[in-house]
RNA sequence: CCAUCCCGCGUGGGAGAGCUCCGGCGAGACCGGAGCGCCGAAGGGGCAACACCUCCCAGGAACUCUCAGGCGCCAGGACCAUGCGGGGGAG
Numbered sequence: 001c002c003a004u005c006c007c008g009c010g011u012g013g014g015a016g017a018g019c020u021c022c023g024g025c026g027a028g029a030c031c032g033g034a035g036c037g038c039c040g041a042a043g044g045g046g047c048a049a050c051a052c053c054u055c056c057c058a059g060g061a062a063c064u065c066u067c068a069g070g071c072g073c074c075a076g077g078a079c080c081a082u083g084c085g086g087g088g089g090a091g
Stems, first nucleotide, its partner, number of pairs: 001091001005087009018036007037071003043067001044065003050059001
């Protein structure tokens, strides 16, 4: 001096899943409520491979569960890319 990597923020991209009934208001849209049905990619739980281990304690997925969240738009959104700041230091 600086890579992979980690954290935060910004920007771009970003999937899935709905009907019926009632009311607001006559229709559409929208709002609220109810019944049943569904989705998985915020978060959370569970375990597998794996990892760790004398014992105790403890890690672990995009799988799985659907508690939460979601099923018009907006919002949110794992993840990917990129910019900035911080950490770090293979070389």
The RNA shown here (Glycine riboswitch aptamer) has 91 nucleotides. Its Rfam family is "Glycine riboswitch aptamer". Rfam describes the family as follows. This family represents the bacterial glycine riboswitch. Glycine riboswitches usually consist of two metabolite-binding aptamers domains with similar structures in tandem. The aptamers cooperatively bind glycine to regulate the expression of downstream genes. In Bacillus subtilis, this riboswitch is found upstream of the gcvT operon which controls glycine degradation.